A computed fold for a 105-nucleotide RNA from a Gammaproteobacteria bacterium, annotated as Glycine riboswitch aptamer.
The model forms 90% of the base pairs in the Rfam consensus.
Rfam family: Glycine riboswitch aptamer. Its family is annotated with glycine biosynthetic process in the Gene Ontology.
It was read from a public genome assembly, where an Rfam model found it.
[in-house]
RNA sequence: CGAACCCUUGAGGGAGAGACUCCGCGCCUGGCUUUAACCGGGCAGCGGGGCGCCGAAGGCGCAACCCGCCCGGAAUCGCUCAGGCAAAAGGACCGCAAGGGUAAU
Numbered sequence: 001c002g003a004a005c006c007c008u009u010g011a012g013g014g015a016g017a018g019a020c021u022c023c024g025c026g027c028c029u030g031g032c033u034u035u036a037a038c039c040g041g042g043c044a045g046c047g048g049g050g051c052g053c054c055g056a057a058g059g060c061g062c063a064a065c066c067c068g069c070c071c072g073g074a075a076u077c078g079c080u081c082a083g084g085c086a087a088a089a090g091g092a093c094c095g096c097a098a099g100g101g102u103a104a105u
Stems, first nucleotide, its partner, number of pairs: 005101006012094002018051001020050006026043006052085003058081001059079003065073002
């Protein structure tokens, strides 16, 4: 001098699976009606329940794999506790930029 690597931050890309169903409340609307009550319809509103499903926050398990070996680390594999199943949010992972660490040549 400074590649590669690691960390943090920022913006970008980023899949899968019921806009399922029942009940209660709330709101809107139609009918009858003097009002209320009653009956029906709608809600991508809130809460609770049921069945079905997804996995790429997290978690757990096996262990592919990493390491010359041991120790150790450990998945995009599996399980679905959690989370999710219109949009929004989130999202493993990917590259870009900035800052920091380290540092081959």